[in-house]
Context: one part of a larger RNA
RNA sequence: UUGGGCGUAAAGGGUGCGUAGGCGGUUUGUUAAGUUUACAGUGAAAUCGUGGGGCUCAACUCCAUCGAGCUGUAAAAACUGGCAGACUAGAGUGCAGCAGAGGCAAGUGGAAUUCCAUGUGUAACGGUAAAAUGUGUAGAUAUAUGGAGGAACACCAGUGGCGAAGGCGGCUUGCUGGGCUGUAACUGACGCUGAGGCACGAAAGCGUGGGGAGCAAAUAGGAUUAGAUACCCUAGUAGUCCACGCUGUAAACGAUGAUGACUAGGUGUGGGGGGACUGACCCCUUCCGUGCCGCAGCAAACGCAAUAAGUCAUCCACCUGGGGAGUACGGCCGCAAGGUUGAAACUC
Numbered sequence: 001u002u003g004g005g006c007g008u009a010a011a012g013g014g015u016g017c018g019u020a021g022g023c024g025g026u027u028u029g030u031u032a033a034g035u036u037u038a039c040a041g042u043g044a045a046a047u048c049g050u051g052g053g054g055c056u057c058a059a060c061u062c063c064a065u066c067g068a069g070c071u072g073u074a075a076a077a078a079c080u081g082g083c084a085g086a087c088u089a090g091a092g093u094g095c096a097g098c099a100g101a102g103g104c105a106a107g108u109g110g111a112a113u114u115c116c117a118u119g120u121g122u123a124a125c126g127g128u129a130a131a132a133u134g135u136g137u138a139g140a141u142a143u144a145u146g147g148a149g150g151a152a153c154a155c156c157a158g159u160g161g162c163g164a165a166g167g168c169g170g171c172u173u174g175c176u177g178g179g180c181u182g183u184a185a186c187u188g189a190c191g192c193u194g195a196g197g198c199a200c201g202a203a204a205g206c207g208u209g210g211g212g213a214g215c216a217a218a219u220a221g222g223a224u225u226a227g228a229u230a231c232c233c234u235a236g237u238a239g240u241c242c243a244c245g246c247u248g249u250a251a252a253c254g255a256u257g258a259u260g261a262c263u264a265g266g267u268g269u270g271g272g273g274g275g276a277c278u279g280a281c282c283c284c285u286u287c288c289g290u291g292c293c294g295c296a297g298c299a300a301a302c303g304c305a306a307u308a309a310g311u312c313a314u315c316c317a318c319c320u321g322g323g324g325a326g327u328a329c330g331g332c333c334g335c336a337a338g339g340u341u342g343a344a345a346c347u348c
Base pairs, nucleotide, nucleotide: 003320004319005318007302008301012316014200015199016198017197021193022192023191025087026086027085028084029083030082031081033080034079035076036075037074038073039072040071041070042069049065050064051063052062053061054060090190091187092186093185094183095182096181097180098179102176103175104174105173106172107171108170109153114148115147116146117145118144119143120142124135125134161168162167205246206245207244208243209242210241214240215239219235220234221233222232257315258314259313260312261311262310265293266292267291268290269289270288271287272286273285274284275283297304298303321348322347323346330341331340332339333338
């Protein structure tokens, strides 16, 4: 490589958009590139295969014959492709509705913590398994009123919702993306996937400038302990927050790529539509989402089971014994930290 695989054994790219490429609905005509058939040429000899012959056999050797491919000519037209036309079931648009922590910006609210000021008030407070460090007679803790400032939004809240993923939760306003349902007016295959590429991408980290209440790596002290560079306690700086720029990684997980089709049921829940009903309810039905249980089937088992890990099709990524190693070297990217691509010797 072929093959076989990729939930947990090695293996799905963190996610999207999209270039090349690959693949692609129904139908008519045409073409004849692919495809198929016939014929011709070529396919050196030897070798190989098959059938015979000759050395007593065999090796060896002789004779005959076989070939894919390529080229040309003629023909076929089902399938694939090309060209031309038509269609509406895919895809998209319109119209009528619907739900939502989807995104960005501005404004605003209350509770709580901390700090400050003042009043009341007096000896403790705090903390732990127990303590101590710590705070407090210069009046703390507690309590009341007022003020400052930052960050986060209790209840509602839900295997609830939205988003491609990361992720998104007080309230209001503005701007804005997507989805679902119904309809069937319009376009008429405009589609799927997607190497490169581009964009987005938690936390931590980095740069510049702000901000800093609480929390809290580092750090200091107190405990514990044989020790305790920890777990516990008291403090506490980066950071956490904002703006702009970088970084580009995660158990970025459903450890399960995307799209389409098909394959028993049952039950809950979110958003629509239709029917029935006196009726918002209940009931029947249908589409989209999100859970649980379960048949066939699959699976090494666990389990999956219409949200498949079942049965198929198309495209992409990836795997090929463990360690060495996600290391070295080189390239590319980055301010750095580092990221990405990614071996070998050796060893079992």
This is a predicted structure of a 348-nucleotide part of an RNA (small-subunit ribosomal RNA, central domain) from an uncultured bacterium. Its mean pLDDT, the model's own confidence on a scale to 100, is 87. Rfam family: Bacterial small subunit ribosomal RNA. Its family is annotated with ribosome and structural constituent of ribosome in the Gene Ontology.